Context: one part of a larger RNA
RNA sequence: CUCUGGUUAAGGAACUCGGCAAAAUGACACCGUAACUUAGGGAGAAGGUGUGCCACCUCGGUGACGGGCUUCGCGCCCAGAGCUAGGGGUGGUCGCAGAGAGCAGGGGGUAGCGACUGCUUACCAAAAGCACAGGACUCUGCUAAGUCGCAAGACGACGUAUAGGGUCUGACGCCUGCCCGGUGCCGGAAGGUUAAGAGGAGGUGUGCAAGCUCCGAAUUGAAGCCCCGGUAAACGGCGGCCGUAACAAUAACGGUCCUAAGGUAGCGAAAUUCCUUGUCGGGUAAGUUCCGACCUGCACGAAUGGCGUAACGACUUCCCCGCUGUCUCGACCAGGGACUCA
Numbered sequence: 001c002u003c004u005g006g007u008u009a010a011g012g013a014a015c016u017c018g019g020c021a022a023a024a025u026g027a028c029a030c031c032g033u034a035a036c037u038u039a040g041g042g043a044g045a046a047g048g049u050g051u052g053c054c055a056c057c058u059c060g061g062u063g064a065c066g067g068g069c070u071u072c073g074c075g076c077c078c079a080g081a082g083c084u085a086g087g088g089g090u091g092g093u094c095g096c097a098g099a100g101a102g103c104a105g106g107g108g109g110u111a112g113c114g115a116c117u118g119c120u121u122a123c124c125a126a127a128a129g130c131a132c133a134g135g136a137c138u139c140u141g142c143u144a145a146g147u148c149g150c151a152a153g154a155c156g157a158c159g160u161a162u163a164g165g166g167u168c169u170g171a172c173g174c175c176u177g178c179c180c181g182g183u184g185c186c187g188g189a190a191g192g193u194u195a196a197g198a199g200g201a202g203g204u205g206u207g208c209a210a211g212c213u214c215c216g217a218a219u220u221g222a223a224g225c226c227c228c229g230g231u232a233a234a235c236g237g238c239g240g241c242c243g244u245a246a247c248a249a250u251a252a253c254g255g256u257c258c259u260a261a262g263g264u265a266g267c268g269a270a271a272u273u274c275c276u277u278g279u280c281g282g283g284u285a286a287g288u289u290c291c292g293a294c295c296u297g298c299a300c301g302a303a304u305g306g307c308g309u310a311a312c313g314a315c316u317u318c319c320c321c322g323c324u325g326u327c328u329c330g331a332c333c334a335g336g337g338a339c340u341c342a
Base pairs, nucleotide, nucleotide: 001337002336003335004334005333006332007331008330010328011327014326019323027051028050029049030048031047036041038171052093053092054091055090056089057088058087059086060084061083062082066078067077068076069075094098106321107320108319109318111316112315113313114312118130119129134169135168136167137166138165139164140163146155147154148153172308173307174306175305177238178237179236182235183234184231185230186229187228188227191226192225193224197220198219202215203214205212206211239257240256241255242254243253266300267297278294279293280292281291282290
């Protein structure tokens, strides 16, 4: 010097990305427990008090011997010795210390995300990712749809629409606005277009010819596409400029252009805000973080769900109490290594 363990005056997070690590809490009994809440919970909330040993008293447990009754039974009743792991009380007693060592929650407040228990990158990620009950759309009438297979066949299912497959969302509460122009899907069949095929006007080659051969117009000919409708919890989308109120500012109001329609409710500097450490308020002596507001949303927004939400979380943020060698700032002790010698 290094590793592991231990102690430390005063201070107590000043350390640091961050209380990381350590310290602290810890058992049992009793007292006592807030907001909020889906009335279950939150709760071991929080916060307190007690705990050894000795003697005695008492309650409780068990219940021998004995006595009485007896329809005699492993029956009923009385009294109660002894023992006692249980409960309570009084007095005493020892130590620094009585859950005497060891094992054994730190707590509270706020916000974000995800409802929850679960699952996951075997060997750097456990999460706000996946799953999940619940919701919705859609396909499927049974030789089902769908899937595997060249096929036979099998699964689906020895099921039958309260069933099975696919996709999205993700408990619960309140809700889920407008747009069908594009793309997709579904429906429609009048017209247009359209392949092979049908058709054969007319023509080519050859031949004396019959014929053979080849080209071939009109007409006819499905689905599809065009076309006409529907459909957004289908893929998706959800404007601009100018003016206007008796200070100023702002604009309920008006004008105009464009669109398929111009973002409703709710939320909002947000896991989303560039400018930005926005502005105001709170907390601090001091706060790019945090919380509450505002709305100028660069570039939230409603099942690629919106906004809330008790409970839950080895998740993330900020604050407080306790506690500490994290630190001011080091010091010392024990053991292992390193190092020297053999």

The prediction has a mean pLDDT of 89. Predicted 3D model of a 342-nucleotide part of an RNA (large-subunit ribosomal RNA, domain IV) from Globobulimina sp. Its Rfam family is "Bacterial large subunit ribosomal RNA". Gene Ontology terms of the family: ribosome and structural constituent of ribosome. The full RNA is in RNAcentral, with records from SILVA. The source organism's lineage runs through Eukaryota, Rhizaria, Retaria, Foraminifera and Globobulimina.